[in-house]
RNA sequence: GCCGAGAUAGCUCAGUUGGCAGAGCAACGCACUCGUAACGCGUAGGUCCGGGGUUCGACCCCCCGUCUCGGCU
Numbered sequence: 001g002c003c004g005a006g007a008u009a010g011c012u013c014a015g016u017u018g019g020c021a022g023a024g025c026a027a028c029g030c031a032c033u034c035g036u037a038a039c040g041c042g043u044a045g046g047u048c049c050g051g052g053g054u055u056c057g058a059c060c061c062c063c064c065g066u067c068u069c070g071g072c073u
Stems, first nucleotide, its partner, number of pairs: 001072007010025004019056001027043004049065005
C1' cells in the first nucleotide's frame, strides 16, 4: 500500500428486505432471611465511532474519515 471483519448500556454481545433500541452479567431498590449470600420482583442506565448524503423516516443504504483485529504484498 491492497483486501476483509468489527466499533450498539459499566462489561460481553444481539438487533435489519429502513418504521419501538434490546438480552445476559454488573449497579440500585424491594421482598425473603436471625443476618449475609443465593433465588424472586422491580428501577435506572444509550450522541448506536465521527462527519456528510439519500429518504416522510437511518444502528440499518451510499460517500469520506478515525480506531481495533486478521490476511496479502

The RNA shown here (transfer RNA) has 73 nucleotides and comes from a Candidatus Falkowiibacteriota bacterium. Its mean pLDDT, the model's own confidence on a scale to 100, is 81. The source organism's lineage runs through Bacteria, Bacteria candidate phyla and Candidatus Falkowiibacteriota. It matches the Rfam family "tRNA". The family's RNA type in Rfam is transfer RNA.